[in-house]
Context: one part of a larger RNA
RNA sequence: CGUUAGAAAUUUGCGAGGUUCUGUCCUUAGUACGAGAGGACCGGGAUGGACUAACCGCUGGUGUACCAGUUGUGCCGCCAGGUGCAUUGCUGGGUAGCUACGUUGGGACGGGAUAAGCGCUGAAAGCAUCUAAGCGCGAAACCCACCUCAAGAUGAGAUUUCUUUAUAAGGGUCGUUAGAGAUGAUGACGUUGAUAGGUCGCAGGUGUAAAGGCUGAGAGGUCAUAGCCGAGCGAUACUAAUUGCCCGUAAGC
Numbered sequence: 001c002g003u004u005a006g007a008a009a010u011u012u013g014c015g016a017g018g019u020u021c022u023g024u025c026c027u028u029a030g031u032a033c034g035a036g037a038g039g040a041c042c043g044g045g046a047u048g049g050a051c052u053a054a055c056c057g058c059u060g061g062u063g064u065a066c067c068a069g070u071u072g073u074g075c076c077g078c079c080a081g082g083u084g085c086a087u088u089g090c091u092g093g094g095u096a097g098c099u100a101c102g103u104u105g106g107g108a109c110g111g112g113a114u115a116a117g118c119g120c121u122g123a124a125a126g127c128a129u130c131u132a133a134g135c136g137c138g139a140a141a142c143c144c145a146c147c148u149c150a151a152g153a154u155g156a157g158a159u160u161u162c163u164u165u166a167u168a169a170g171g172g173u174c175g176u177u178a179g180a181g182a183u184g185a186u187g188a189c190g191u192u193g194a195u196a197g198g199u200c201g202c203a204g205g206u207g208u209a210a211a212g213g214c215u216g217a218g219a220g221g222u223c224a225u226a227g228c229c230g231a232g233c234g235a236u237a238c239u240a241a242u243u244g245c246c247c248g249u250a251a252g253c
Base pairs, nucleotide, nucleotide: 001152005163006162007161008160009159010158011157015149016148017147018146021049022048023047024046025045026044027043033038051106052105053104054103055102059100060099061098062097066093067092068091069090070089071086072085073084074083075082076081110144111143112142117137118136119135120134170247171246172245173244174190175189176188177187178186195240196239197238198236199235200234201233202232204229205228206227212223213222214221215220
């Protein structure tokens, strides 16, 4: 821009893409078969491999503004306590998020029309013949079925609802933002408010802070599951989402 007024939702599916794998074991059954040795079809069940999708409850990884320990050195006048730098100084742990080595699922069943092949009926050709007329079975291939996209499918589809002289219905800008994100876009919210931050509580991490008391010659121990804390969960208007502005209406006859 189109879809022949403008919107907001919900959809149909022309069509397109994806998937399509396979082992072993048990059973049927030591049965059929076979002199024996050996040893099934068909059917039922279990469990793997590779591939693939989603997810983070578990097990791990990461987690450079989390916690602790610790070395050297500079600084805060000194002690104590801190802080800068040294690869995040090094080391031990680690929430959320993201992840695989983790977890769960998938390729199932079935239908249609067939290939090779196997048939029925059956003439030409009194027989025979699956074929000439007619009818059936038959495969991981084909078409469905399963998953995803999908009306620019210009063949532009369908349904429901809303809206008109007040610039409507609706949308945008702007702001707070995240299950979104390079930017656009998408989603949530904007005081009739829990959208983000803060605060409070909880979960979770670290591992028992400083100061002081007691104790010990001292290191240290103890009062003390303390102190501190990023992303998580919930509550709470304390702070910021103010007021506005812009776009947008008549085809048909």
Overview:
RNAcentral holds the full RNA, with entries from ENA. The part of an RNA shown here (large-subunit ribosomal RNA, domain VI) has 253 nucleotides and comes from Xanthovirga aplysinae. It matches the Rfam family "Bacterial large subunit ribosomal RNA".